Overview: Predicted 3D model of a 690-nucleotide part of an RNA (large-subunit ribosomal RNA, domain II) from Helicotheca tamesis. Rfam family: Bacterial large subunit ribosomal RNA. Model confidence (mean pLDDT): 82 of 100. The RNAcentral record of the full RNA draws on ENA. A source record names the gene rnl.
[in-house]
Context: one part of a larger RNA
RNA sequence: AUCAACGAGUUUAUUUUAGAGGCGAGCUUAAACUAAAAAGUGUAGGCUAAAAGAUAUUAAGUUUUAAAAUGCAAUUUAGUCUCUAAAAUAAGACCCGAAACUAAGUGAUCUAACCAUGAACAGGUUGAAUUUAUAGCGGCAACGCUUAUUGAAGGACCGAACUCGUGUAUGUGGAAAAAUACUGAGAUGAUUUGUGGUUAGGGGUGAAAGGCCAAUCAAACUUAGAGAUAGCUGGUUUUCUGCGAAAUCUAUUUAAGUAGAGCGUUUAUAUACUUUAAAUUUAGGUAGAGCACUUAUUAAAUAAAGGGAACGUAAAGUUUUACUGAAUUUAGUAAAACUCCGAAUAGAAUUUAAAAGAAUUUAAACAGACAGACUAAUGGUGCUAAGAUCUUUAGUCAAAAGGGAAACAGCCCAGAUUAUUAGUUAAGGUCCUAAAGAAUAAUUAAGUGAAAAAAAAUUAAAAAAAUAUUAACAGCUGAUAGGUAGGCUUGGAAGCAGCUAUCCUUUAAAGAAAGCGUAACAGCUCAUUGGUUUAAUUUUUUUAGUUUGAAAAUGUACAGGGACUUAAAUUAUUCACCGAAACUAUAAAUUAAAAUAGAAUAAUAUAUUUUAAUGGUAGCAGAACGUUCUGUAUUUUAAAGAAGAUUUAUGGUUACAUAAAUUGGAAAAAUCAGAAGUGAGAAUGUUGAU
Repeated sequence: AUCAACGAGUUUAUUUUAGAGGCGAGCUUAAACUAAAAAGUGUAGGCUAAAAGAUAUUAAGUUUUAAAAUGCAAUUUAGUCUCUAAAAUAAGACCCGAAACUAAGUGAUCUAACCAUGAACAGGUUGAAUUUAUAGCGGCAACGCUUAUUGAAGGACCGAACUCGUGUAUGUGGAAAAAUACUGAGAUGAUUUGUGGUUAGGGGUGAAAGGCCAAUCAAACUUAGAGAUAGCUGGUUUUCUGCGAAAUCUAUUUAAGUAGAGCGUUUAUAUACUUUAAAUUUAGGUAGAGCACUUAUUAAAUAAAGGGAACGUAAAGUUUUACUGAAUUUAGUAAAACUCCGAAUAGAAUUUAAAAGAAUUUAAACAGACAGACUAAUGGUGCUAAGAUCUUUAGUCAAAAGGGAAACAGCCCAGAUUAUUAGUUAAGGUCCUAAAGAAUAAUUAAGUGAAAAAAAAUUAAAAAAAUAUUAACAGCUGAUAGGUAGGCUUGGAAGCAGCUAUCCUUUAAAGAAAGCGUAACAGCUCAUUGGUUUAAUUUUUUUAGUUUGAAAAUGUACAGGGACUUAAAUUAUUCACCGAAACUAUAAAUUAAAAUAGAAUAAUAUAUUUUAAUGGUAGCAGAACGUUCUGUAUUUUAAAGAAGAUUUAUGGUUACAUAAAUUGGAAAAAUCAGAAGUGAGAAUGUUGAU
């Protein structure tokens, strides 16, 4: 892991509610007894018919009080007993699950320490104290030193047995629940070890690591209290039908729980309500706006007052100032905790109208739920960060499948009773993937489409204002002069360093000169103008498209891919088509309501028709299927083959039922009732098998 079996709302008592039944101003027995029983006896006791008060007591009243108000009770005569169902309470109370706590015992054959009694330590090295000397030196001597000799000490050295376990590798469901190999430490000692004994669980023992106390130790193991407790996790077994939530408020030693309210269900009850539109009335201080108040704020003007300076013997005072500056004025601003103002929506009331819906109130019983998520919008916190967090309004998901968005709880469309190889549409699409498309008029060249700003570039269109056959714009070809080198300045200043003035003439036209240039001149252009040529040209604004601007982290990498250029892109318009479990069509089922029919004593059930409904988690309510046993049953089936097993067929909306064949070899059971050890795929479920 698979298969099989087992595996979880039970039982007792009390109370309450609902339903059914008995009796009824009454109802009823409990224990116990009897001929053993579905019966009888048993009247203690309980509930009810009257309450108030602590009580005496009084009584439709009573209590408090001096007396009252107040409080409770009364005005309506329905209760009680049994059964069934549901819930609550007390019990293990749906099942499994702690770590722990307490008590009584069992353990020192492992291991810690100690006690008693025994045992073990190859070999080699070093050579302390000590001994001796008729040696030498010192000393009066004891004796000391040197030398020689002797000797054999040591938690001494090297290294086997033995004890330990330093490092590395292997091993890691191992050969082994701690080992193996190599390497290593101690190896006469605080050494190692055999046997026997002592210390016991808040206790021991500990050269101390919270170590060890039988593979168990920050309190051993066994049994018992004990089914400890668990607001926590997991699990909780057949079917169908009706309705169908919440993730909020308040409180909580409360925040993962619980209680009351809100939201759900069921049964009764009463009412006329709800939605939409219009009209009238109505409270308000939001958006906006504003600066009249409050606070803040920009610039300027005026300026009280204060400080500094001068004059003044001093004081008074006068004059003055890069100083500070209330306040006022002018102009301009900001505000959730500013308002002289002030909407729209939303809200409330009344009236009218329309079309629908089935709602709301009250009462009783049973709940679940009180971790919500995203999207759009208004706001707060935050960085106008977050798939962040907190209010409000709406939607979806949660509890909702189907189509679209490539895939994608919360987005768009749309709410699945069942069946159909029928039709019409929604969102979204119609080149291929992949069902379905064309037309007209433009734009785009960037694969823009298929991510972004300022700015720059480029294309198209529109509008406006101008010029132009009296020849425009551009091109080509000429002219571009004289007074004069204007005056001043200057070394020079001649159109062109600078200052100043900026006239006149000849002309088709030509500035006392717009630029280059010279030391200054010169020289070259321009403005202006002739000729030639010829039909469009110049400027501004707006709209649309495109390009650059444009750099990110696993891999193309935000059209799903292929691919697409008068399009399969963009803009505008038109008519088609595809496309869902939506809608329609046909058939069927169930539920609810209404109507009709006949049957029946009645409750009621049946049939037909019409209308509507039938997604669903927690949850509430209803109706069924199957299993074991009991009665029915001294009945029925069965060796002419029971149950069971395997397979097939048929029926039913389902749980399931029936039949047949094969096998099997002895019991099984309709119907209607009753009682439950009554249904498994989940619990790191338990046991067995593989």